Annotation: The prediction has a mean pLDDT of 83. Predicted 3D model of a 492-nucleotide part of an RNA (large-subunit ribosomal RNA, domain I) from a Planctomycetaceae bacterium. Taxonomically the source falls in Planctomycetaceae (Bacteria, Pseudomonadati, Planctomycetota, Planctomycetales).
Context: one part of a larger RNA
RNA sequence: GGUAUAUGGGGAAUGCCUUGGCAUUAGAAGGCUAUGAUUGGCGUGGAAGUCUGCGAUAAGCUUGGGGGAGGUGACAAACGACCUUUGAUCCCGGGAUUCCGGAGCGAACCUGGUGAACUGAAACAUCUAAGUAACCAGAGGAGAAGAAAGAAAAAUCGAUUCCUUUAGUAGCGGCGAGCGAAACAGGAACAGCCCAAACCGAGAGGGUUUCCCUCUCGGGGUUGUAGGACCUACAUAACGGUCGUUGAUAGUGUAGUGGAAGUAGUUGGAAAGCUAGACCACAGAGGGUGACAGUCCCGUACACGAAACACAAUUCAACACUUAGUAGGAUUCCUGAGUAGGUCGGGUCACGUGAAACCCUGACUGAAUCAACGGGGACCAUCCCGUAAGGCUAAAUACUCUCUAAUGACCGAUAGUGAACUCAGUAGGGUGACUGAAAGGUGAAAAGAACCCCUGUUAGGGGAGUGAAAUAGAAUCUGAAACCAUAUACUU
Numbered sequence: 001g002g003u004a005u006a007u008g009g010g011g012a013a014u015g016c017c018u019u020g021g022c023a024u025u026a027g028a029a030g031g032c033u034a035u036g037a038u039u040g041g042c043g044u045g046g047a048a049g050u051c052u053g054c055g056a057u058a059a060g061c062u063u064g065g066g067g068g069a070g071g072u073g074a075c076a077a078a079c080g081a082c083c084u085u086u087g088a089u090c091c092c093g094g095g096a097u098u099c100c101g102g103a104g105c106g107a108a109c110c111u112g113g114u115g116a117a118c119u120g121a122a123a124c125a126u127c128u129a130a131g132u133a134a135c136c137a138g139a140g141g142a143g144a145a146g147a148a149a150g151a152a153a154a155a156u157c158g159a160u161u162c163c164u165u166u167a168g169u170a171g172c173g174g175c176g177a178g179c180g181a182a183a184c185a186g187g188a189a190c191a192g193c194c195c196a197a198a199c200c201g202a203g204a205g206g207g208u209u210u211c212c213c214u215c216u217c218g219g220g221g222u223u224g225u226a227g228g229a230c231c232u233a234c235a236u237a238a239c240g241g242u243c244g245u246u247g248a249u250a251g252u253g254u255a256g257u258g259g260a261a262g263u264a265g266u267u268g269g270a271a272a273g274c275u276a277g278a279c280c281a282c283a284g285a286g287g288g289u290g291a292c293a294g295u296c297c298c299g300u301a302c303a304c305g306a307a308a309c310a311c312a313a314u315u316c317a318a319c320a321c322u323u324a325g326u327a328g329g330a331u332u333c334c335u336g337a338g339u340a341g342g343u344c345g346g347g348u349c350a351c352g353u354g355a356a357a358c359c360c361u362g363a364c365u366g367a368a369u370c371a372a373c374g375g376g377g378a379c380c381a382u383c384c385c386g387u388a389a390g391g392c393u394a395a396a397u398a399c400u401c402u403c404u405a406a407u408g409a410c411c412g413a414u415a416g417u418g419a420a421c422u423c424a425g426u427a428g429g430g431u432g433a434c435u436g437a438a439a440g441g442u443g444a445a446a447a448g449a450a451c452c453c454c455u456g457u458u459a460g461g462g463g464a465g466u467g468a469a470a471u472a473g474a475a476u477c478u479g480a481a482a483c484c485a486u487a488u489a490c491u492u
Base pairs, nucleotide, nucleotide: 001491002490003489004488005487006486007485008484009483015477016441017440020411021410022408023407024406025405026404027403028402029400030399031105032104040100041099042055043054044053046079049075050074051073061095062094063093064092065091066090070083071082072081109140110138111137112136113135114134120127124174150157151156161188162187163186164185171179172178192392193391194390195336199219200218201217202216203215204214205213206212207211224370226335227334228333229332230329231328232327233326234325240322241321242320244319245318246317247316248315251311252310253309254308256304257303258302263276264275265274266273278295279294280284286298287297288296341365342364343363344362345361346360347359351377372387373386374385375384376383428435429434448476451463452462453461454460
């Protein structure tokens, strides 16, 4: 020096655990704000710091409930000074106070406007990514859409939205990469309405001179089997409806209450284990307790509960609003105009200009008026469907910053949120926008090692003591490997 074994140091893996996360389901809520929000700053305790709470009335004031013995939040024990069965602390509802600062804030969902690139096409330009990201504006608990100038092709359906399917089909496409419907059908949910105009009346203004025009208000009227106005005749208001306002109400929520049933022996530090022989069960979900507890504790099944505040189905009451024609005639009037349509240029439609309809519109143009007009994917005819150029509309649908309840072939401290931890968006980095960690576990209980000794020592260690255990000693559960050392054996 090597090999092997043993014992240690070192190190933190592994195992077990869980205070924290993640995901989902159901319900609630879906806003706050000059009556000063959000984010913050500064204060506030007997007591220095941080967190939490609160605001110069400052870990609180007041009031109405609940509750019933100890309290003065946490790290964090002690001390001090106090409160409390004349009901404190604590929990819930209402009220008061609320320093500085001073304008918007808010997670996603939704609608609209503007609108990329990386990338893919194995390069790249049309194309794709994608109308995505991002930015801006706006609204609500949802938003958008919505009562056919529809879909279709059957003598059909009948607002919108969403799901399933149709279907990776029909199609589009340097026919490359890729993009990609719709109707029918089956479900969820269902709800329909109001204006403009014709005509009538009233008022006002204007022009003209006895007639017009304009405006405002009221009535009327609202559609495609066309309807309405107008004229005539008949009949009528009762039953209803409301998506409107106010009030009342069952109930629900925001504290809570009751809630069954076990002992002995034994091992052990400890019984919930084992043995014996009982009991409850609408409760054998779960958690805790010195090892594994239906009967020890909290709970669980079940039953009950609100002075106050909030919500409120349904119902009721009041008010408000609203609601019908039938037949005939006449063919006079009305039925949304710089609109529909066209040409040029773009865009959107699954559809890249294509045979390219439909829809939107920047420029230029520009109808018809029900014997009308639009559509049925160039266009024409026949036939069929509808009635544009005004508006409103719940539900089924989307989402979760937040609250409640519950669940998991989800994670278990290099995982799971970046963050389980006194003190994480912290320490640290960056001029800044921004970036961004590490760090859990003594023991059942601190019983956290009195006292003695070594020593320069508040380091470290040896006794003693606690404990079941101290190789559980605070650098604390378990304690692998690398690496280091000591002892012994063999060997060079």